[in-house]
RNA sequence: CCAUUGAAACAGGGGUGCUCCACGAACGUGGGGCUGAGAGUUACCCUUCGCACCCGACACGGAUAAUACCGGCGUGGGGAGUUUCGAAAACCCAUCU
Numbered sequence: 001c002c003a004u005u006g007a008a009a010c011a012g013g014g015g016u017g018c019u020c021c022a023c024g025a026a027c028g029u030g031g032g033g034c035u036g037a038g039a040g041u042u043a044c045c046c047u048u049c050g051c052a053c054c055c056g057a058c059a060c061g062g063a064u065a066a067u068a069c070c071g072g073c074g075u076g077g078g079g080a081g082u083u084u085c086g087a088a089a090a091c092c093c094a095u096c097u
Base pairs, nucleotide, nucleotide: 004087005086006085007084008083009082010081011047012046013045014044017034018033019032020031021030022029023028053078054077055076060071061070062069
């Protein structure tokens, strides 16, 4: 001077839909089914190397019992980080042969 790359700690960000049954005046509560990592869980996912998630969008195409189910849109616009300890390459120095 500097490719590539792992882990930890603490901190932070995020989503929670569709459907059936029971109870209920209703809000809702409990249980089953669908997709998914996750459908309210001390769980799961993501944190700029950002395919967590939000917006556009009560939109478009397809499928489905139905849905933010799948696809496009999408190299779109946004989006939450610091510290510490390592691996490894190159270079330099010293010693030995």
Predicted 3D model of a 97-nucleotide RNA (TPP riboswitch aptamer (THI element)) from a Terriglobales bacterium. The sequence was found by an Rfam model in a public genome assembly. It matches the Rfam family "TPP riboswitch aptamer (THI element)". Its family is annotated with thiamine pyrophosphate binding in the Gene Ontology.